[in-house]
RNAcentral holds the full RNA, with entries from ENA, Greengenes and SILVA. A computed fold for a 520-nucleotide part of an RNA from an uncultured bacterium, annotated as small-subunit ribosomal RNA, 5' domain. The coordinates come from a structure-prediction model, not an experiment, and the mean pLDDT is 88. Rfam family: Bacterial small subunit ribosomal RNA. Rfam links the family to the GO terms structural constituent of ribosome and ribosome.

Context: one part of a larger RNA
RNA sequence: AUUGAACGCUGGCGGCAUGCUUAACACAUGCAAGUCGAACGGUAACAGGCCUUCGGGUGCUGACGAGUGGCGGACGGGUGAGUAAUGUAUAGGAAUCUGCCUUGUGGUGGGGGAUAACGUAGGGAAACUUACGCUAAUACCGCAUAAGAUUGAAAGAUGAAAGCGGGGGAUCUUCGGACCUCGUGCCAUUAGAUGAGCCUAUAUUGGAUUAGCUAGUUGGUAGGGUAAAGGCCUACCAAGGCGACGAUCCAUAGCUGGUUUGAGAGGAUGAUCAGCCACACUGGGACUGAGACACGGCCCAGACUCCUACGGGAGGCAGCAGUGGGGAAUAUUGGACAAUGGGGGAAACCCUGAUCCAGCAAUGCCGCGUGUAUGAAGAAGGCCUUCGGGUUGUAAAGUACUUUCGUUAGGGAAGAAGAGCUGAUGGCUAAUAUCCAUGAGUGUGACACUACCUAAAUAAGAAGCACCGGCUAACUCCGUGCCAGCAGCCGCGGUAAUACGGAGGGUGCGAGCGUUAUUC
Numbered sequence: 001a002u003u004g005a006a007c008g009c010u011g012g013c014g015g016c017a018u019g020c021u022u023a024a025c026a027c028a029u030g031c032a033a034g035u036c037g038a039a040c041g042g043u044a045a046c047a048g049g050c051c052u053u054c055g056g057g058u059g060c061u062g063a064c065g066a067g068u069g070g071c072g073g074a075c076g077g078g079u080g081a082g083u084a085a086u087g088u089a090u091a092g093g094a095a096u097c098u099g100c101c102u103u104g105u106g107g108u109g110g111g112g113g114a115u116a117a118c119g120u121a122g123g124g125a126a127a128c129u130u131a132c133g134c135u136a137a138u139a140c141c142g143c144a145u146a147a148g149a150u151u152g153a154a155a156g157a158u159g160a161a162a163g164c165g166g167g168g169g170a171u172c173u174u175c176g177g178a179c180c181u182c183g184u185g186c187c188a189u190u191a192g193a194u195g196a197g198c199c200u201a202u203a204u205u206g207g208a209u210u211a212g213c214u215a216g217u218u219g220g221u222a223g224g225g226u227a228a229a230g231g232c233c234u235a236c237c238a239a240g241g242c243g244a245c246g247a248u249c250c251a252u253a254g255c256u257g258g259u260u261u262g263a264g265a266g267g268a269u270g271a272u273c274a275g276c277c278a279c280a281c282u283g284g285g286a287c288u289g290a291g292a293c294a295c296g297g298c299c300c301a302g303a304c305u306c307c308u309a310c311g312g313g314a315g316g317c318a319g320c321a322g323u324g325g326g327g328a329a330u331a332u333u334g335g336a337c338a339a340u341g342g343g344g345g346a347a348a349c350c351c352u353g354a355u356c357c358a359g360c361a362a363u364g365c366c367g368c369g370u371g372u373a374u375g376a377a378g379a380a381g382g383c384c385u386u387c388g389g390g391u392u393g394u395a396a397a398g399u400a401c402u403u404u405c406g407u408u409a410g411g412g413a414a415g416a417a418g419a420g421c422u423g424a425u426g427g428c429u430a431a432u433a434u435c436c437a438u439g440a441g442u443g444u445g446a447c448a449c450u451a452c453c454u455a456a457a458u459a460a461g462a463a464g465c466a467c468c469g470g471c472u473a474a475c476u477c478c479g480u481g482c483c484a485g486c487a488g489c490c491g492c493g494g495u496a497a498u499a500c501g502g503a504g505g506g507u508g509c510g511a512g513c514g515u516u517a518u519u520c
Base pairs, nucleotide, nucleotide: 001519003517005516006515007514008513009512012368013367014366015365016364017363018361019360020326025324026323027322029321030320031319034071035070036069039068040067042064043063046062047061048060049058050057051056078279079278080277087204088203089202090201091200092199093198096196097195101192102191104189105188106187107186108185109143111141112140118133119132120131121130122129123128149158150157151156163184164183165182166181167180168179171178172177205251206250207249212242213241214240217239218238219237220236221235222234223233224232254276255275256274257273258269259268260267261266281302282301283300284299285298304315305314306313307312332358334357335356336355340354341352342351343350344349371401372400373399374398381392382391383390384389405461407456408455409454410453411452415447420442421441422440424438425437426436427435464509465508466507467506468505469490470489471488475504476503477502478501479500485492486491
């Protein structure tokens, strides 16, 4: 000098940060991932229409529980157990994939059979589940077509799709629409962007009281497998490969940008923030998907906890709060989606313990205050004294003044850009409709009794801690008497102790000051 600190004494305010370093111990409770009716059949609830025999009926409308379907639950958030290299950092590489997004090109024709919801009848304590029947789709499956694409030496062969919403003048109409137009989807493919997988080199803790290690092991051929190179896997063949430039084994450890110290070299470290990796009760496995071998998905095994009608079931806070436990030690079962961002949606909007805020803690850094000026009778009191006095000390009192912060009251920004809605102008169009773009009006704040400003009253509400033998700034008295005690080192204390305890005085720092611990 430093700290994610703790402990002791003390404690006024604000700003900005930080806050389980230990048990990757176990978890009550609530919340943390949903959304779309402009994909679908529908209508449990709410509201409004319509009908009504006043019991009710009717999806007709706004909407919408449950269900089918789509997208998202692979992001965001947590933790550091494992990992000494399947990691990380830096620099390269070729044999790859990439949802949503951007760009270009070509399509979007015609059919089919199911199934949940629902109904009926059951089983079960529950979780849940069985049979039969009905129905829809952007769910599922064929047919057609194939500019690109895949495959092949060529000829050839293979492979696709889905609709939905808004508006409308003619024409046709089975009165549903056809048709036109706008928007948005869907399929195939090109290029890009982004993201990801793979390979190589170099660097990356300690131990030789670890010296040999290796049989898919090292290489080749053929085949399989993968999005992709490869012993990644299999068969056969060869006998290789690594190692004192430290293999193998053991121990320890997430890595980095950084942080800290230092003049630097170097040392130590890896909290917060950012990048990468790994993990999600323990171990294993795959499914779905563009992407996972998936924290709040599935299956199996195990330990533990809970429910049970004993037949069987349910669970996973290393998400945010919170509880118990461990510990020297670490916070609220708070508010809001207003902003930033994310998911879904055409949008309105919904969700978001990400995030933004508030609460707690002197845990740290920074700032401010606890008054200012004057005031000698050098008051009283305390302490010391050579008894003359000295010191506390301009300190107090007194007088004059100010009012930061705090208190009370009033005013009061910025963080807000919008989206939507209502007019206007331009574009698309057959169209003045719809839609798109531009500009105008309207309009949204958790924090928040905000920041800030003004006013009122009063010096009023606000100072401690350690030390004073030397190192090391700061000295006397009393008590004690090798006792009680102090101590970082040297060392003090056995009757005059500046070293123990108290007092007066002083020194240092100051809302802190000391002690302990850590690193340089």